[in-house]
The prediction has a mean pLDDT of 82. This is a predicted structure of a 73-nucleotide RNA (transfer RNA) from a Candidatus Magasanikiibacteriota bacterium.
RNA sequence: CGGGCUGUAGCGCAGUUGGUAGCGCGCAUGGUUCGGGACCAUGAGGUCGGGGGUUCGAGCCCCCCCAGCCCGA
Numbered sequence: 001c002g003g004g005c006u007g008u009a010g011c012g013c014a015g016u017u018g019g020u021a022g023c024g025c026g027c028a029u030g031g032u033u034c035g036g037g038a039c040c041a042u043g044a045g046g047u048c049g050g051g052g053g054u055u056c057g058a059g060c061c062c063c064c065c066c067a068g069c070c071c072g073a
Base pairs, nucleotide, nucleotide: 001072002071003070004069005068006067007066010025011024012023013022019056027043028042029041030040031039049065050064051063052062053061
């Protein structure tokens, strides 16, 4: 320098005809227990890496940039 992949909640990840953003773990509250763990119920938590464009509508499509990983030179 060229090419490819990845970036979504504290962590790991789904979201693949564009139509209200989800799961597991973790966390909070309550129940259970003498207490804890386990278990059960409820809940909080995200401007989807940044900017712009297309569209009535973008996590998803297009462009630029940033970060990480891989391949090539």
It matches the Rfam family "tRNA". About the family: Transfer RNA (tRNA) molecules are approximately 80 nucleotides in length. By type it is a transfer RNA. Lineage of the source: Bacteria > Bacteria candidate phyla > Candidatus Magasanikiibacteriota.